The RNA shown here (transfer RNA) has 72 nucleotides and comes from a soil metagenome.
It matches the Rfam family "tRNA". The family's RNA type in Rfam is transfer RNA.
């Protein structure tokens, strides 16, 4: 140096044009003598960064940062 993947709440991870799911953590009720397991239940400016298409962009384009993998 080309090529190819991937960046979503504090952790992992689903979605791929219109509202962004779940697990784990975390806070609160109930359970218990107390905890812990268990159950309900709540929140928190989560889409990596700058243009660009569009009514509309996590999602399609472009450019750049990180980070893995192939070539060389």
């Nucleotide at each position: 140096g080309g090529c190819g993947g991937a960046g979503u709440c504090g952790c992992c991870a689903a979605g791929u044009g219109g509202u962004a799911a779940g697990g784990c953590a975390c806070g609160g009720g109930c359970c218990u003598g107390c905890a812990a397991a268990g159950u309900c239940u709540g929140a928190a400016u989560a889409c990596g960064c700058g243009g660009g298409u569009u009514c509309g962009a996590u999602u399609c384009c472009c450019g750049c940062c990180u980070c893995c993998g192939c070539c060389u």